Notes: Model confidence (mean pLDDT): 81 of 100. Predicted 3D model of a 522-nucleotide part of an RNA (large-subunit ribosomal RNA, domain I) from Ziziphus jujuba var. spinosa. The source organism's lineage runs through Eukaryota, Embryophyta, rosids, Paliureae and Ziziphus jujuba. The full RNA is in RNAcentral, with records from Rfam.
Context: one part of a larger RNA
RNA sequence: GGUUUACGGUGGAUACCUAGGUACCCAAAGAUGAGGAAGGGCGUAAUAAAUUAUGAAAUGCUUAGGGGAGUUGAAAAUAAGCGUAGAUCCGGAGACUCCUGAAUAAGUCAACCUUCCAAACUAUUGUUGAAUCCAUGGGCAGGUAAGAGACAACCUGGUGAACAGAAACAUCUUAGUAGCAAGUGGAAAAGAAAGCAAAAGCGAUUCCCAUAGUAAUGGCAAGUGAAAUGGGAGCAACCUAAACCGUGAAAAUAGGGUUGUGGGAUAGCAAUACGAACGUCAUGCUGCUAGGCGAAGCAGUGGAGUGCUGCACCCUAUAUAGAGAGAGUCCAGUAGUCAAAAGUAUCACUAGCUUAUGCUCUAACCCAAGUAGCAUGGGACAUGUGGAAUCCCAUGUGAAUUAGCAAGGACCAUCUUGCAAGGCUAAAUACUCCUCGGUGAUCGAUGGUGAAGUAGUACCGUGAGGGAAGGGUGAAAAGAACCCCCAUCGAAGAGUGAAAUAAAGCUUGAAACCAUAAGCUC
Numbered sequence: 001g002g003u004u005u006a007c008g009g010u011g012g013a014u015a016c017c018u019a020g021g022u023a024c025c026c027a028a029a030g031a032u033g034a035g036g037a038a039g040g041g042c043g044u045a046a047u048a049a050a051u052u053a054u055g056a057a058a059u060g061c062u063u064a065g066g067g068g069a070g071u072u073g074a075a076a077a078u079a080a081g082c083g084u085a086g087a088u089c090c091g092g093a094g095a096c097u098c099c100u101g102a103a104u105a106a107g108u109c110a111a112c113c114u115u116c117c118a119a120a121c122u123a124u125u126g127u128u129g130a131a132u133c134c135a136u137g138g139g140c141a142g143g144u145a146a147g148a149g150a151c152a153a154c155c156u157g158g159u160g161a162a163c164a165g166a167a168a169c170a171u172c173u174u175a176g177u178a179g180c181a182a183g184u185g186g187a188a189a190a191g192a193a194a195g196c197a198a199a200a201g202c203g204a205u206u207c208c209c210a211u212a213g214u215a216a217u218g219g220c221a222a223g224u225g226a227a228a229u230g231g232g233a234g235c236a237a238c239c240u241a242a243a244c245c246g247u248g249a250a251a252a253u254a255g256g257g258u259u260g261u262g263g264g265a266u267a268g269c270a271a272u273a274c275g276a277a278c279g280u281c282a283u284g285c286u287g288c289u290a291g292g293c294g295a296a297g298c299a300g301u302g303g304a305g306u307g308c309u310g311c312a313c314c315c316u317a318u319a320u321a322g323a324g325a326g327a328g329u330c331c332a333g334u335a336g337u338c339a340a341a342a343g344u345a346u347c348a349c350u351a352g353c354u355u356a357u358g359c360u361c362u363a364a365c366c367c368a369a370g371u372a373g374c375a376u377g378g379g380a381c382a383u384g385u386g387g388a389a390u391c392c393c394a395u396g397u398g399a400a401u402u403a404g405c406a407a408g409g410a411c412c413a414u415c416u417u418g419c420a421a422g423g424c425u426a427a428a429u430a431c432u433c434c435u436c437g438g439u440g441a442u443c444g445a446u447g448g449u450g451a452a453g454u455a456g457u458a459c460c461g462u463g464a465g466g467g468a469a470g471g472g473u474g475a476a477a478a479g480a481a482c483c484c485c486c487a488u489c490g491a492a493g494a495g496u497g498a499a500a501u502a503a504a505g506c507u508u509g510a511a512a513c514c515a516u517a518a519g520c521u522c
Base pairs, nucleotide, nucleotide: 001521002520003519004518005517006516008514009513015507016472017471020443021442022440023439024438025437027435029432030431032149039100040099041098042055043054044053046078047077051073061094062093063092065090066089070082071081072080105114107112115118121147122146123144124143125141126140127139128138154185155183156182158180159179164173165172169219195202196201206233207232208231209230210229216224217223238423239422240368244255246253247252260402262367263366264365267360268359269358270357275355276354278352283348284347286345287344288343289342291338292337293336297311298310299309300308301307312329313328320332322330373397374396375395376394377393378392379391380390383409404419405418406417407416408415459466460465479506482493485490
């Protein structure tokens, strides 16, 4: 020096654990803001910082309920207090709520500043009356407090890529995707046939399954990609314009009327009632926002008993968590059951309010116009201009009026179906920032969220932005009085504890690596 064994050090793997994640389900909700929000800055405690709470009334104030012994947040210690004359605490209502921020008296490099009193701007009303007659712009004033901003995803319309695929690339695809800005709602959008169909019929929309990777489209390449129809979920329908008529100078407006087996108006005849929809206050039921009651075990063992031994009991409760070791009977609960001063929700009922009939005749009246259509140029449709219907936009042109018009994939005829150019509409459907409750062949600290601890923190970057590490004493601090070595660190006694090789660098304590002792070997 090597190696073996033993005993240690270092190190923090492994095992066990969980305080935090993650995926999903039921229900509820999708609340907000000029009465100043969301988000922040700065303050506030007897005592430093960050955090939580809170706002100069500042770790809180008032009130009406719940609750019943401790309490001044997590968070010790000391001090000073409060509390059965009911505190702390829980949830209802109210007060206060600095500065910034839509930020709104002016300014500003957000959280500051100036004058001094102002809701700035938009909307609305009145007034005044520039060039310039009317008018318009502008100015002034009042009232109202309507708008503005925020918001995870879902939704609607606007705008709209590229990488990449086509084994290159240009039509095409990626994709109307990502991004950007706008807007609404708890859903949004769509929606009551100028629809589908085919000689038979259906009867608003939406969503799901099949049709079907089919028909079709396509440098007929890559690819794209329906519908009818069938089966389900859920079902719901309505209101105007016009003709006519009343008022009025007109503008306007009451009545009438609202559809496709065409309807209405006009004219004539009959009838006068049941019914239908909405539904504030009040009342009632049931919920929500605090809560209450809630069965049944002892002895021995042990540091501690829930285990074991012995003998018992409960169950509409053997879900679960906790406590010094596996607990139906210790504790919180669980099954079951009861409860609200105040606020709030659904439903029922109700005062009230709104609406509502049928038949016949008809030549003449009405039935949504710069519209439909057409031309040119684009876009959307499964459909790339194609034989290209259908739908939408721009420019130009420009009908018909029920003896009518549109559609049925150029177009024409026949036939069939429907009635455009006005509007509204629940449910079935989509999503989850958030709330309540629950679940898991979900992870267990290099895993699971980036984040189980000051976490979007520390730190890095001019900035946009990037972005960590770090869990475990013990049942209980009982966290080691006292003595000794000693500057400290550290160590030896003593003591605590079931255990100190559980001593705070603290559960277990692998390997690499390092030492000590002994054996073997060179």